The RNA shown here (transfer RNA) has 74 nucleotides and comes from an Oscillospiraceae bacterium.
[in-house]
RNA sequence: GCGCCGGUAGCUCAGCUGGAUAGAGCGUCUGGCUACGGACCAGAAGGUCGGGUGUUCGAAUCAUCUCCGGCGUG
Repeated sequence: GCGCCGGUAGCUCAGCUGGAUAGAGCGUCUGGCUACGGACCAGAAGGUCGGGUGUUCGAAUCAUCUCCGGCGUG
């Protein structure tokens, strides 16, 4: 250089046959329970879906450019 895969919540990931408010587990916070904690139970906060542009009535999802990481190859 070329090819392929990945980037979504603080962390690990799902969702990628375009569709309605973007989700789960862990963690965090609040409350309950308890003599106190842990565990357990209930609830809440937290995301410009790496960034830009385009296609479309509608994009995390499609196209293109670009950034970062991994693998393969000359």
Model confidence (mean pLDDT): 81 of 100.